[in-house]
RNA sequence: UUGCGACGACUGCUUAGUGCGCUGCGCGCAACGGGGGACCCACCAAUUGGGGUGAAUUUGGCCGGCCGGGCCAAUAGGGCGACCUUCCGUCCGAACCCGACAGCUAACCCCGUAGGCAGGAGGAAGGCCUGG
Numbered sequence: 001u002u003g004c005g006a007c008g009a010c011u012g013c014u015u016a017g018u019g020c021g022c023u024g025c026g027c028g029c030a031a032c033g034g035g036g037g038a039c040c041c042a043c044c045a046a047u048u049g050g051g052g053u054g055a056a057u058u059u060g061g062c063c064g065g066c067c068g069g070g071c072c073a074a075u076a077g078g079g080c081g082a083c084c085u086u087c088c089g090u091c092c093g094a095a096c097c098c099g100a101c102a103g104c105u106a107a108c109c110c111c112g113u114a115g116g117c118a119g120g121a122g123g124a125a126g127g128c129c130u131g132g
Stems, first nucleotide, its partner, number of pairs: 010119005018030005031113006041103001047100001049101001050098004058074006077092004083127006
């Protein structure tokens, strides 16, 4: 000097996944988020089962054939550091759950507040906000 790893602090990213109080250590309140659930309206569909959370849906090709599968190239859609719009750049485009069952839905009922990461952290223009 460089690389790798561990711990702590700080600053942040994805996401609803945060804040406060008590100390009784697990509860409560708030905030954010999700599901079920009338009239009216909508649907006339129903083993080709159906449905939910989520940005994560839909194609084409290859793996001797078929596939629960794997790989490649795209794609609806989504993320990128106060906020919005536009342009460019870049990355993601998963996974899980319910269990025969659910359209919307006031009242009402129920549930979640995990996890995973980073250390110049995309750039520019316009607007807006804040501070000096």
This is a predicted structure of a 132-nucleotide RNA (c-di-AMP riboswitch aptamer (ydaO/yuaA leader)) from a Dehalococcoidia bacterium. Its Rfam family is "c-di-AMP riboswitch aptamer (ydaO/yuaA leader)". About the family: This family represents a conserved RNA structure found upstream of the ydaO and yuaA genes in Bacillus subtilis and related genes in other bacteria. Its mean pLDDT, the model's own confidence on a scale to 100, is 78. The source organism's lineage runs through Bacteria, Bacillati, Chloroflexota and Dehalococcoidia.